[in-house]
Context: one part of a larger RNA
Order: sequence, then structure tokens, then C1' cells
RNA sequence: CUGGGCGUAAAGGGUGCGUAGGCGGGGAUGUAAGUCAGAUGUGAAAAACCGUUGCUCAACAACGGAAUGGCAUCUGAAACUGCAUUUCUGGAGGAAUAGCGGAGAAAACGGAAUUCCACGUGUAGCGGUGAAAUGCGUAGAUAUGUGGAAGAACACCUGUGGCGAAAGCGGUUUUCUAGCUUAAACCUGACGCUGAGGCACGAAAGCAAGGGGAGCAAACAGGAUUAGAUACCCUGGUAGUCCUUGCCUUAAACUAUGUAUACUUGGUGUAAAAAGGCUCAACCCUUUUUGUACCGUAGCGAACGCGAUAAGUAUACCGCCUGGGGAGUACGCUCGCAAGGGUAAAACUC
Repeated sequence: CUGGGCGUAAAGGGUGCGUAGGCGGGGAUGUAAGUCAGAUGUGAAAAACCGUUGCUCAACAACGGAAUGGCAUCUGAAACUGCAUUUCUGGAGGAAUAGCGGAGAAAACGGAAUUCCACGUGUAGCGGUGAAAUGCGUAGAUAUGUGGAAGAACACCUGUGGCGAAAGCGGUUUUCUAGCUUAAACCUGACGCUGAGGCACGAAAGCAAGGGGAGCAAACAGGAUUAGAUACCCUGGUAGUCCUUGCCUUAAACUAUGUAUACUUGGUGUAAAAAGGCUCAACCCUUUUUGUACCGUAGCGAACGCGAUAAGUAUACCGCCUGGGGAGUACGCUCGCAAGGGUAAAACUC
């Protein structure tokens, strides 16, 4: 290399949209590029293979055969693929009916708590811990009452419940945008799947400029603990956390499980919807679909386990792996303001 693989042994890209490419539903007609059959020509000789023969044998040599997997031309076949024309509705999409949701963006509003400020009551403690101390307090703290200010987050509801491609999303209201589900049935008529490059989104931390700063809190300071304590505990506390704009592009970005489609015994929850039964109605019951969980049959699996949301049975396309260390490093290229990111070796060693 062929091959074999990718939940946990090495290995699924963080996620989507989509270009080229690859692959692609049913019927009819034609064509003959692929495909298949036959024929002809060519595929030099030597070598290699098979058979026979010649040197006493062998090496060696001679003769014959097959082979030279190919190419070209001609004739034919028309199942499959391709191409052209036409047609269909099951895939896909649209319209329509009825719903669903912490889906996204913007604006406005609300109450609790915290801290601070002012005033009142009130007096010696408060706070903190395993125990303490640093700290705050007679210049009146803590506690309590009234009033005010600020910023951030939205208790209960809250649920292996919902939505979103993922990251993620939770107070209330309004506006704008997108998505999903939906009985019968209407329209288009394969318009589809995947997707190298590419583009977009992408937690937290970090960066730049300008705001903001209540609480929390890297760094830092002090108090403890300790043999020491650059920690765990305590008292403080700055970046940051918040907003706007622009970067960064990484995570155990995890279901450690790529996307799409089809098929394959069952049971029990839950969310949304539809139909039917009962009922005046609701509740309730049955069935189906879509999502989300648990258990389990066959099967799979090294085992653990997975098991219609597959890790089962298959197909299409993409990504990735090939002993450990060196190393996700060096060098080069490229992106970035920087931090650093992407791509990505070898010597050597076991």
C1' cells in the first nucleotide's frame, strides 16, 4: 500500500450554510459514451512460463506453444449506468388550518435582596473561626425605623420538562425576525443527500477604545494554621465580572457517539398536536405522529454496555487514526494589536 477501524484502547471536524465533486425515486421512448459479445490488425526479438530436443547430466542452447491482462477498427446486444425527450407522486418544497416554546434582536417597566448616604431610636460591643486574630466601633458601630442612591441578578413556578445548528437560552410587557408540530386535502413535479476548499456563528478567559462599578473576586496586603505555608480558613482588596463598538476562535466545545435515508419483537413515563369514546362541558380513557427519558428482545460488542434517539441490518458522502516519548513541539507559511491560534515534521530514544 492493500486492508482494518474511530462511545471508553490511536481516531467524529465545536456548529451550521453552501461551491466544486461524489451519490441519487417510479414509468415510457430514443441513443449507444460507459458496459457486454464476436471478428480483424497490432502488441519486435531476446528474457520469464509450459512442452519437446541437443551438449554424458546441469548450467547453457535450439524448436514449438501459450502468454504479453493493452490499444485501434468493424459488426452486433440494449438489461444496468450515462445522455436526450416526455410523464408520475411516494422524496423535497410551497400555500393553507390550528397550535407550541427560557429560540434571536431592540425598547420599556417591576419587586425582593445587597452595599452606600442622610436623619431618628439606642449602647458597648460587632464581626469572624475548629479556636482565634487582623478588621469595624464611644468621633456612637452592630441592631432597629424612615427616606434616598447605585449596580448586578431575576427566588417560588422549575420538572432526566421546553426551545435552539452548536455555543447557549429563565422576572413582566410590547415591537420586529426565525423555527418546529399539525387531521383531511390543494399546488410544483426529483427541485434531493453529502460536502474538499469557502463563508458565517462560536462558553469562559484575554486584548483595544469609551462608559459603568452594588456584590463577588485572580493579583496583592494583613491575620491565622504550620517545621515551613508563596495554599486550604479569616479580614480587606485591584484588574475583571456589567454596557457599547471592534478583535481573539479556544474548551472534558462530551452523548468523549459526523450528517442523511430505509428496515428490524416489546414495556413504562413525560412534552406538544390530531382523531375517536364518555360527558351539557371539563376531567378521564383509547389510538396515531413528533420530541424527550428509563427498562429491555433479537442482534452487536474485548468487556463495560448499546438496543427504533443503535454502538443492530444496509446505502451515500465528508472528517479522522495507523506503537510510546520527542510533540501538537521546531522550522516554514498563514491569521492576530498582543496573548497566541491554524497547518505540521525529523534526529534521537524505548